This is a predicted structure of a 422-nucleotide RNA (Bacterial RNase P class A) from Anaerolineaceae bacterium UBA4081. Model confidence (mean pLDDT): 77 of 100.
C1' cells in the first nucleotide's frame, strides 16, 4: 500500500415560523379557550418464527394421550436463544464462513427399476475332473456387469484356482484397558471384530410441557324478543322433632365445572302427575305414559357507547468488581426516554456539515525546452473555492428477550493474504 475476513457505532446537525400527541403549572371561563415548560417512531418498529411476563377459563390437582426439544458445558426469568468447547462433513491460499449432531445391539417396517443377490446369491467368467464333442458335476466370489449402495482397501503369503484364510500397513468398530480432560472426546496399546442404509417411518431414552389470548379482561351506561328440542338417577343407614310425602347428615346415583380420556376435587340435584296391574288396599310394589328442575344443544333478536387495562420496567446510561465469555454483583452518582383510538410524532426556510458529481486552481511527480533567471504540457493522491446534489431500508399500537430478512453511505478495532520499503 492493494484486497479480503470478523466485531461494532452512526445513519445529519443548530436556529427561526406555523400545525399536531401526551404530561405538569397558570390565567379566562357555561361550554371551553389561551400561556408557559418538559416530551413524543427503529436497528430493524417488518416477519409472526420461538420464549416469557400478563389476563380470563378457574377454587383446582394427578395420570395417559397429544405436542416440543435432543453432541458437551455454563448464561438467562424463559427458550428451539446467546457463550465457550467437541466431533462429522463442504468452501476458501489463509483470516474465516455453512451444514449437521440421542438411540438401528428392544422390537416392527422400508431399500423401487436394474441386478445372480439388497440379511446369503452366481449373469459373464476363473479353477479341477470326466467327454470325441455339445456338455454335466465339483469349487471360488479375487477379475466383469447391474446399480444410489453388493462380504471394508493397497500389497504380499497361500491356493487346483481364490478368499481377512494368514501377515503388513490404512480405514471403521470396542456398553472393554491405560494417560489427559468436569465433559462431549482426544492420545496410545490391545482386538481378525469388518452385512449395510433409513428413525424430518413407526418406535425406545431423557428432558420440559393445560387451554385461549390486550378483538385478552376489568367498570359504568344504553337496549331488546324471544322460540324449539333433549332432560329424572333405582335408592340404602344414622339422629332429631311438632310423628307430617317433615328436618339434618352420611353413603350410593345423575348433571356441570378439565378444554381428548381416567381418576380425584368442588357444585347442583335425587321431583310431579296420570294409567295399567297385584297385594296385607289411609297405604305398598311393579310397569308403561306424561310434565318439568340444575343443566345441553339448535334458531333468532338487541348493544359495536363511556371510561379502564394503557406503560416505573425481568427499565435504560454510567462507574467499580469478578468472567476467557455469554453474563453476574455492587453503587444510587444520577436518568424517566411516546402512548394514539382511523391512529399524534409533520411542513417550509436558513446556516454548518459527513459522502456524491462537475469546473478551477496550488502543490507533488514526470516530459519537452532554456539566453539556466525560467517556460509550456500532464496522470493520480492530497489541499483550497465555485456551483450542484443531500438519497439506503423504512412507521410504534400490551410489554420485554430473541432468531430471521431489507438497507445508500461514512467511520473504528482486530485479523488473513498479496506487493514495496527499512
Nucleotide at each position: 500500500u492493494a484486497g479480503g475476513u470478523u466485531g461494532g457505532u452512526c445513519g445529519g446537525g443548530u436556529g427561526g415560523u406555523c400545525g399536531c400527541g401526551g404530561c405538569g403549572c397558570c390565567u379566562c371561563u357555561u361550554g371551553g379557550a389561551g400561556g408557559c415548560g418538559c416530551u413524543g417512531a427503529g436497528g430493524a418498529a417488518a416477519g409472526u418464527c420461538c420464549g416469557c411476563a400478563c389476563u380470563c377459563c378457574a377454587a383446582a390437582g394427578a395420570g395417559c394421550g397429544g405436542g416440543a426439544u435432543g453432541c458437551c458445558g455454563g448464561g438467562u426469568a424463559a427458550u428451539u436463544c446467546c457463550c465457550g468447547g467437541g466431533g462429522u462433513u463442504a468452501g476458501g491460499u489463509a483470516a474465516c464462513u455453512g451444514a449437521c449432531c440421542g438411540g438401528a445391539u428392544c422390537g416392527g417396517g422400508c431399500c423401487a427399476c436394474a441386478g445372480a443377490a439388497a440379511c446369503a446369491a452366481a449373469c459373464c467368467g476363473c479353477u479341477g475332473a470326466a467327454g470325441c464333442a455339445a456338455u454335466u458335476c465339483a469349487g471360488c466370489a479375487a477379475g466383469g456387469g447391474u446399480g444410489a449402495a453388493a462380504u471394508g482397501g493397497u500389497g504380499g503369503u497361500g491356493u487346483a484356482a481364490g478368499a481377512g484364510a494368514c501377515c503388513a500397513c490404512c480405514g471403521g468398530c470396542g456398553c472393554g484397558c491405560g494417560c489427559a480432560g468436569c465433559a462431549a472426546u482426544g492420545c496410545g496399546a490391545c482386538g481378525g471384530c469388518c452385512a449395510g442404509g433409513c428413525a424430518a417411518c413407526c418406535c425406545c431414552c431423557a428432558u420440559c410441557u393445560g387451554g385461549a389470548g390486550c378483538a385478552a379482561g376489568g367498570u359504568c351506561g344504553a337496549g331488546c324478543a324471544g322460540g324449539a328440542a333433549c332432560g329424572a338417577a333405582a335408592g340404602c343407614c344414622u339422629g332429631u322433632c311438632g310423628c307430617g310425602u317433615g328436618c339434618a347428615g352420611g353413603c350410593g346415583g345423575a348433571g356441570g365445572a378439565c378444554g381428548g380420556c381416567u381418576c380425584g376435587u368442588c357444585u347442583u340435584c335425587u321431583g310431579u302427575u296420570c294409567u295399567u296391574c297385584g297385594g296385607u288396599c289411609u297405604c305398598c310394589g311393579a310397569a308403561g305414559a306424561g310434565c318439568u328442575a340444575a343443566g345441553u344443544u339448535c334458531c333468532g333478536g338487541g348493544u359495536a357507547g363511556a371510561c379502564u387495562g394503557c406503560a416505573u420496567g425481568a427499565g435504560g446510561u454510567g462507574c467499580a468488581u469478578g468472567g476467557a465469555g455469554a453474563c453476574a454483583u455492587g453503587c444510587g452518582a444520577g436518568c424517566c426516554c411516546a402512548g394514539a383510538g382511523a391512529g399524534a410524532u409533520g411542513a417550509c426556510c436558513u446556516c454548518c456539515c459527513a459522502g456524491g458529481u462537475a469546473g478551477a486552481a496550488a502543490c507533488c511527480g514526470u516530459c519537452c525546452u532554456u539566453u539556466c533567471g525560467g517556460g509550456g504540457a500532464u496522470a493520480c493522491c492530497u489541499u483550497u473555492c465555485u456551483a450542484c446534489u443531500g438519497g439506503a431500508c423504512a412507521g410504534a399500537a400490551u410489554g420485554c428477550g430473541g432468531c430471521u430478512u431489507a438497507u445508500a453511505g461514512a467511520c473504528c478495532a482486530a485479523c488473513c493474504u498479496g506487493c514495496g520499503g527499512c
Its Rfam family is "Bacterial RNase P class A". Rfam links the family to the GO terms tRNA processing, dimeric ribonuclease P complex and ribonuclease P activity.